[in-house]
Notes:
The RNA shown here (c-di-GMP-I riboswitch aptamer) has 93 nucleotides. It matches the Rfam family "c-di-GMP-I riboswitch aptamer". From the family's description: GEMM was predicted in a large-scale screen for bacterial structured RNA regulatory elements. The prediction has a mean pLDDT of 81.

RNA sequence: UAUUUCUAAAGGCAAACUCCCCGAAAGGGCAGGACGCAAAGCUAUGGGCCUAAGAACGCCGGAAUCUGCGUUUACGGUUGCCAGGCUGCCAAU
Numbered sequence: 001u002a003u004u005u006c007u008a009a010a011g012g013c014a015a016a017c018u019c020c021c022c023g024a025a026a027g028g029g030c031a032g033g034a035c036g037c038a039a040a041g042c043u044a045u046g047g048g049c050c051u052a053a054g055a056a057c058g059c060c061g062g063a064a065u066c067u068g069c070g071u072u073u074a075c076g077g078u079u080g081c082c083a084g085g086c087u088g089c090c091a092a093u
Base pairs, nucleotide, nucleotide: 002093003092004091012037013036017032018031020029021028022027035080041086042085043084045083046082047081048078049077050076054073055072056071057070058069059068
């Protein structure tokens, strides 16, 4: 410097759930807690998935507005769904 088939050690992260906080929600933050993780480190770039505040359309209505209900929609999320990009500890070769 390159690579990552297996094993060990040191150290690392922390699912569900619980308290409090933020958010319309999905979800996120702090603390506790460990199901798991060799990139479960960083990055929403592509796909997937979740949500639908706002918006559009429809229903209702003689008509219009408000309210309500339904459908669609991300500019909201998710990197612990997959891929891409960037970086990296120990050990081994």